[in-house]
RNA sequence: GCCACAUCCAGAGGGGUGGAGGGAACUGGCCCGACGAAACCCCGGCAACCCCCCCAAGGACGACAGUCCGAAGGGGAAGGUGCCAAGUCCAACAGGCGAUGAGCCUGGGAGAUGUGAG
Numbered sequence: 001g002c003c004a005c006a007u008c009c010a011g012a013g014g015g016g017u018g019g020a021g022g023g024a025a026c027u028g029g030c031c032c033g034a035c036g037a038a039a040c041c042c043c044g045g046c047a048a049c050c051c052c053c054c055c056a057a058g059g060a061c062g063a064c065a066g067u068c069c070g071a072a073g074g075g076g077a078a079g080g081u082g083c084c085a086a087g088u089c090c091a092a093c094a095g096g097c098g099a100u101g102a103g104c105c106u107g108g109g110a111g112a113u114g115u116g117a118g
Base pairs, nucleotide, nucleotide: 002118003116004115005114006113007112008111013043014042015041016040017039021032022031023030027091028090029089044084045083046082049080050079051076052075053074054073058069059068060067061066088110093107094106095105096104097103
């Protein structure tokens, strides 16, 4: 990187180095940025995907003593990731509501993160 699944309207920032860009990509917007962008480092934090604990519907096995797995629910944060402007910043493509407007809704596509698999 490819594939499958889940989630994406919540949450959480200071310092140092650095020195002009950044918000994934094309396009159009709208923002952030010399009151210091990206990147890197340190410290702190958020969240609860993996994870840990409790409880447990139920299931499997059985020498009928028991062993194992375990949905839902509750709790935790040691460890593995991730994240800490704005809904994934918004739109785009299809459809719908609306008045052919403003605005809004649904789906798709793309993307991000995690888990799993080869």
Predicted 3D model of a 118-nucleotide RNA (SAM riboswitch aptamer (S box leader)) from Conexibacter sp.
The coordinates come from a structure-prediction model, not an experiment, and the mean pLDDT is 84.
Rfam family: SAM riboswitch aptamer (S box leader). The family has 457 seed sequences and 9,625 matches in Rfam 15.1. Rfam links the family to the GO term regulation of gene expression.